[in-house]
The RNA shown here (SAM riboswitch aptamer (S box leader)) has 100 nucleotides and comes from Defluviitalea phaphyphila.
RNA sequence: UCUUAUCAAGAGAGGUGGAGGGAAAGGGCCCGAUGAAACCCGGCAACCAGCAUUAUUAUGCAGUGGUGCCAACUCCCCCAGGGUUUCCUGGAAGAUGAGG
Repeated sequence: UCUUAUCAAGAGAGGUGGAGGGAAAGGGCCCGAUGAAACCCGGCAACCAGCAUUAUUAUGCAGUGGUGCCAACUCCCCCAGGGUUUCCUGGAAGAUGAGG
């Protein structure tokens, strides 16, 4: 960088740590000493591997291995259509998995 699937659910009142954090920058709006990041432990989920059935696609099991994740829709921002303060649908962008 390309293809493809998913993105409204879920996940600690633990330990260390000390001021920051919310996927680049910026803006908004938030979280944070009733302790941020990070690390450890713990947990959630079930994409891939695994197992069973089915028969190449789908369903189920488990949670052993490889990831991922654990405030807010992917926190919001852009474009199009609709509705009309507050919303809906699609796209773009992004994140994660699996392939190339």
The organism belongs to Defluviitalea, within Bacteria.